[in-house]
Context: one part of a larger RNA
């Protein structure tokens, strides 16, 4: 000189656009962040209708006048249908909670980053081709009864449904396991033809052309794996390893492999730095700098690892899952002492810690993203607002004119001189700010949170809008008075011991300016 997620002094006028717990991966009160589908499906609700027994008793009707016979309407109760609705809260089922959001603990590693391989793999929705959807069966939630327990939660008995379950049937093409042929590759092999044989599927909804099922091949998306090279420090860490290295068989998986495991071998790594300790998530970027280089890794994009802590696996196309479950711990809550709830490193917040980092806003209107046929419904993702001059850009704090060089201040060699056209005065303008009126794009036909917001008009008034630090020298700026090695000042070099441009106040001056100046880091 540049630079910062800064902080701190003193000071502070607007606006765009960024940005904002670095410290306790501390502990968290409240409330919201992940749900949709009635076009899968029973089951409660109303309305209509048949039916089927009880109720109930009218006009007629018959009497021997005392009654009877038949029995309408209407109530209610039970069954069966049809229609209508999912506003409300459960249940089965189906997609979807593995994606978006956060954080860097830990990792020195195929974690990243870069270039290859997988002849060792899988991959929901999606697309795009072929083939397919026959026919049956038994439950279980709900929900009704009994029960147990403060409660979380449940026990037993009974009913029902389905795109839930489970058989059988089919088998284009696949998978398995046997035989044969051709073709390629540096390879363990790869491909492709064929033959009998085994095995494994399926569901339906609206209703009037869709939406969905099941296989399979192919693709596109999206993942696993593996290997070349690169990736801080320390030798005051010099020997490490025992599934450890390797080989046969086997088991495991979506896949290769000591991933695991029998049994053999006695390997394997190391001064071209193992092991061990320490320290750190990598990168695109950023900062700096002529480059090389250093120095960094907030914001924004990509990986990767965690979701109190430490271990587990189940579902699933995906997880060893942040708002899933299941043990152990350690905390906080609840209790009727038998027993149970909990996870803000999600968006606000609130205690702590700190020099320090903001609202318990608004809104799905956009732009994405679950579910749905759709309408729509969720969405603290995201769009917006609110706080901070924390950074960056922009503007404003007025223009012109004005010598009696006013007053006043300060200084004087007492004549002046400095402040200084500055100031008042007169002439003018109105950009921000405030006041009135108009008022968008952003949204395709309808929908707009921000928002009467941007932006335009218009009236008005110099009014509301300057400070901070320096004045030896480096370094732009100098005089007076206080002080007297004292109070004090410093980045270095030094100032201050009686006339100090160095202290401290003032008057002048410099230099930046809505900021200045210290610190703090880095180049």
């Nucleotide at each position: 000189g540049g630079a910062u997620g800064a902080c701190c002094u003193c000071u502070g006028g607007c606006g765009g656009c960024g940005u904002g717990c670095u410290u306790a991966a501390c502990a968290c009160a409240u409330g919201c962040a992940a749900g949709u589908c009635g076009a899968g499906c029973g089951a409660a609700g109303c309305a209509c209708u048949g039916u089927a027994a009880u109720u109930g008793g009218a006009a007629g009707c018959c009497u021997a006048c005392g009654g009877g016979a038949a029995g309408a309407a209407g109530a209610a109760u039970a069954u069966a249908g049809u229609g209508u609705a999912u506003c409300u809260g459960a249940g089965c089922g189906g997609c979807g909670g593995a994606c978006g959001g956060g954080u860097g603990a830990g990792u020195a590693a195929c974690g990243c980053g870069u270039g290859g391989g997988c002849a060792a793999c899988c991959u929901g929705c999606c697309u795009u081709g072929c083939a397919c959807a026959g026919g049956g069966g038994g439950a279980u939630a709900a929900c009704a009864g009994u029960u147990a327990g403060a409660a979380a939660u449940g026990a037993c008995u009974g009913c029902u449904a389905a795109u839930a379950c489970c058989g059988c049937a089919u088998a284009a093409g696949a998978c398995c396991a046997c035989a044969g042929c051709c073709c390629c590759g540096c390879a363990u092999g790869g491909g492709g033809c064929g033959g009998a044989g085994g095995u494994a599927a399926a569901a339906a909804c609206c209703g009037a052309g869709g939406u969905g099922g099941u296989g399979c091949a192919a693709g596109a998306u999206g993942g696993g794996c593996c290997c070349g090279c690169g990736u801080c420090u320390g030798a005051u860490u010099a020997g490490g390893c025992a599934g450890u290295u390797g080989g046969u068989g086997g088991g495991g998986u979506a896949a290769c492999g000591g991933c695991c495991c029998a049994c053999c071998a006695a390997a394997c790594c190391g001064a071209c730095g193992a092991u061990c300790a320490g320290u750190a998530g990598c990168c695109g970027a950023c900062c700096u700098g002529a480059g090389a280089g250093g120095g960094c890794g907030a914001c924004c994009g990509g990986c990767c690892a965690c979701a109190u802590u430490g271990g587990g696996a189940c579902u699933g196309a995906g997880a060893c899952a942040c708002g899933g479950c299941c043990c152990a711990a350690a905390c906080u809550c609840c209790u009727a002492c038998g027993g149970g709830a909990g996870g803000c490193a999600g968006c606000a917040g609130u205690g702590g810690g700190g020099a320090a980092u903001a609202u318990u806003g608004c809104a799905c209107a956009a732009u994405g993203g679950g579910g749905g046929a759709a309408a729509c419904c969720c969405u603290g993702a995201u769009g917006c607002a609110g706080c901070g001059a924390c950074g960056c850009c922009g503007c404003g704090u007025g223009a012109g004119u004005g010598a009696a060089g006013a007053a006043g201040u300060a200084u004087u060699u007492c004549g002046g001189u400095a402040u200084g056209u500055a100031a008042a005065g007169c002439u003018c303008u109105a950009u921000c700010a405030g006041c009135a009126g108009g008022g968008a794009a952003g949204a395709a036909a309808a929908u707009g949170a921000c928002g009467g917001u941007a932006c335009c008009u218009g009236a008005c008034u110099a009014a509301g809008a300057a400070g901070c630090c320096c004045c030896g020298g480096c370094u732009a700026a100098c005089u007076a008075c206080g002080u007297g090695c004292c109070a004090g000042c410093a980045g270095c070099c030094g100032c201050g011991g009686u006339a100090a441009u160095a202290c401290g106040u003032a008057g002048g001056g410099g230099g930046c300016a809505a900021g200045c100046g210290u610190u703090a880091u880095c180049c």

This is a predicted structure of a 523-nucleotide part of an RNA (small-subunit ribosomal RNA, 5' domain) from an uncultured bacterium. Model confidence (mean pLDDT): 84 of 100.